[in-house]
Context: one part of a larger RNA
RNA sequence: CCGUCUUUAAGGAACUAGGCAAUUUGACCCCGUAAGUUUGCGAUAAGGGGUCCCUACAGAUGUGCUUGGUUUCGAUUAAGCACAUGCUGAGGGCGCAGUGAAGUGGCUCUGGCGACUGUUUACCAAAAACACAGUUCUGUGCUAACUCGUAAAGAGGACGUAUACAGAAUGACGCGUGCUCGGUGCCGGAAGGUUAAGGAAGCCGGUCAUUGGCCGAAAGGCUGAAAAGCUGGCGACCGAAGCCCCGGUAAACGGCGGCCGUAACUAUGACGGUCCUAAGGUAGCGAAGUUCCUUGUCGGGUAAGUUCCGACGUGCAUGAACCGCGUAACGACUGGAGCAGUGUCUCAAGGACGGACUCG
Numbered sequence: 001c002c003g004u005c006u007u008u009a010a011g012g013a014a015c016u017a018g019g020c021a022a023u024u025u026g027a028c029c030c031c032g033u034a035a036g037u038u039u040g041c042g043a044u045a046a047g048g049g050g051u052c053c054c055u056a057c058a059g060a061u062g063u064g065c066u067u068g069g070u071u072u073c074g075a076u077u078a079a080g081c082a083c084a085u086g087c088u089g090a091g092g093g094c095g096c097a098g099u100g101a102a103g104u105g106g107c108u109c110u111g112g113c114g115a116c117u118g119u120u121u122a123c124c125a126a127a128a129a130c131a132c133a134g135u136u137c138u139g140u141g142c143u144a145a146c147u148c149g150u151a152a153a154g155a156g157g158a159c160g161u162a163u164a165c166a167g168a169a170u171g172a173c174g175c176g177u178g179c180u181c182g183g184u185g186c187c188g189g190a191a192g193g194u195u196a197a198g199g200a201a202g203c204c205g206g207u208c209a210u211u212g213g214c215c216g217a218a219a220g221g222c223u224g225a226a227a228a229g230c231u232g233g234c235g236a237c238c239g240a241a242g243c244c245c246c247g248g249u250a251a252a253c254g255g256c257g258g259c260c261g262u263a264a265c266u267a268u269g270a271c272g273g274u275c276c277u278a279a280g281g282u283a284g285c286g287a288a289g290u291u292c293c294u295u296g297u298c299g300g301g302u303a304a305g306u307u308c309c310g311a312c313g314u315g316c317a318u319g320a321a322c323c324g325c326g327u328a329a330c331g332a333c334u335g336g337a338g339c340a341g342u343g344u345c346u347c348a349a350g351g352a353c354g355g356a357c358u359c360g
Stems, first nucleotide, its partner, number of pairs: 001355008010346002014344001027051005036041001038172001052093004057089003060085011106339007113331002118130002134170007146156003173326004178256003183253002185249005192244003198238002202234006210225006257275005284318001285315001296312005
């Protein structure tokens, strides 16, 4: 000097990003226990007392004796007296409260988030993330949908059958869940438009039996036309779904305005005008885990408060199952405040053990 443990005057969070760490609390018995609440809870709420020692007093219990009642003469019961037991109450005393070998809640008030018990990043994250019961939508009529599988057999689904199963979203409970179907998706529709493979009237071309013309005495040569068949190309027209189109659907993906003016002070704007839109944000909540400006403004708490709580509403850029707003209980969650007790600190010191180091 370092580590682990331990003690500390006075003060008591002044430490610090933050009470991180440590301390306080702690067992059992008795008393007592608020707001709130889903009546279960909250609750070991909080808070207080007891625990060890003593006994003038009161009680209890036990034993003995006396008297009375009953009596089957064993006993039992009532009253009184004496003694014993700190057993209870009460009072007093001590100061190391008590229990255990050990393991052993600090408390209260108030926000946020998530209802809850659960689950998770094996080895930096346990959470507000995931899950959850509940809610809603969609699909599926059984060889179900869906999933696995080699486009299979087969299996799961399920020896289940729509109060079922599958998929998606939301996430207890309470009160609610507004407007918009123009775009995208999905569902339904089928008149018309578009339209593939395929079909196809017809047209053009190639080949060619045959045949015309010319030359030649002939053999033959040159040149043209051309049926059937085969074949190449074009092709009106007929061709589904899809798309266009018509309608529905937002607890489907999503979206939910701007400008100007206006009331007998001023300010504000119930009101009016105008432009655009599919429709212009309803109820709620709101400087929010969302607020840039911003330490917004006002109020509270402090001597002093960028945090915190309550309001306001000018929401840069809240808002309703990507759910909105509440909510008792719950939480190794997270913010703020208070009480208690504390070596976190003022400010450091002592001790035990271990290590490092120096000397031998």

A computed fold for a 360-nucleotide part of an RNA from a Sedimentisphaerales bacterium, annotated as large-subunit ribosomal RNA, domain IV.